[in-house]
Molecule: transfer RNA
Organism: Anaerolineae bacterium
RNA sequence: GUGGGAUUAGCUCAACGGCAGAGCGCUUCACUGUGGAUGAAGAGGUUGUGGGUUCGAAACCCAUAUCCCACCCCA
Numbered sequence: 001g002u003g004g005g006a007u008u009a010g011c012u013c014a015a016c017g018g019c020a021g022a023g024c025g026c027u028u029c030a031c032u033g034u035g036g037a038u039g040a041a042g043a044g045g046u047u048g049u050g051g052g053u054u055c056g057a058a059a060c061c062c063a064u065a066u067c068c069c070a071c072c073c074c075a
């Protein structure tokens, strides 16, 4: 350089173009002598970035950043 994949909550990951979610973690409460476990409630998101299409975009299109894989060239 070429092709493909990934990027969404703190972490790991979901989500037919139609209200952004789960598990773990975190906070509070209950329970307990304390902790853990368990139960209840809650906080936490510019969906990598910038544009475009659309009544409506995490999703479709274009550009771009980072990471991964394969290939090509040089050494």
Base pairs, nucleotide, nucleotide: 001071002070003069004068005067006066007065010024011023012022013021018055026042027041028040029039030038048064049063050062051061052060